The RNA shown here (transfer RNA) has 74 nucleotides and comes from a Candidatus Omnitrophota bacterium. The source organism's lineage runs through Bacteria, Pseudomonadati and Candidatus Omnitrophota. The prediction has a mean pLDDT of 80. It was read from a public genome assembly. It matches the Rfam family "tRNA". Rfam classes the family as a transfer RNA.

RNA sequence: GUCCCCAUCGUCUAGCCUGGUUAGGACUUCAGAUUUUCGAUCUGACAACAGGGGUUCAAAUCCCCUUGGGGACG
Numbered sequence: 001g002u003c004c005c006c007a008u009c010g011u012c013u014a015g016c017c018u019g020g021u022u023a024g025g026a027c028u029u030c031a032g033a034u035u036u037u038c039g040a041u042c043u044g045a046c047a048a049c050a051g052g053g054g055u056u057c058a059a060a061u062c063c064c065c066u067u068g069g070g071g072a073c074g
Base pairs, nucleotide, nucleotide: 001073002072003071004070005069006068007067010027011026012025013024020057029045030044031043032042033041050066051065052064053063054062
């Protein structure tokens, strides 16, 4: 330098190919229930689409650029 892959709650992850549900699940955290207390269990809550632009009635999803990480070739 060229090409490929990845980026979603605090952490891990589904959804992207084929655009349309309130963006779902697990763990953590917080609140409550239970328990003499802790733990365990149960219930509930908080919390996310790397950034910008475009296409579209509608974008996490399609297109372009940028940023960061990983890989292949030279």